[in-house]
Molecule: transfer RNA
Organism: Oligoflexia bacterium
RNA sequence: GCGGGUUUAACUCAAUUGGUAGAGUGCUUGCUUCCCAGGCAGGAAGUUGCAAGUUCGAGUCUUGUAACCCGCU
Numbered sequence: 001g002c003g004g005g006u007u008u009a010a011c012u013c014a015a016u017u018g019g020u021a022g023a024g025u026g027c028u029u030g031c032u033u034c035c036c037a038g039g040c041a042g043g044a045a046g047u048u049g050c051a052a053g054u055u056c057g058a059g060u061c062u063u064g065u066a067a068c069c070c071g072c073u
Base pairs, nucleotide, nucleotide: 001072002071003070004069005068006067007066010025011024012023013022019056027043028042029041030040031039032038049065050064051063052062053061
C1' cells in the first nucleotide's frame, strides 16, 4: 500500500434484505427475610465509533474517516 471482518446500554450480544432500538448480566427501587444471599415485581441507563449523503422514514443503503483483528504485498 491492497483486500476482508468488527464497532449498538457499564459489560456480552440481538434487531427478520429501510418502518416505534431490545435481551441477558450488572446498577437501582419496592416486596419477601432478624440481616445477607436468593426469589418476585418495577425503574433508570443509547447522538447505533465519528462526519456527511439518499429517503416521507436509516442500526440497516451510499461516500469519507477513526480504532482494533485477519490475510496479501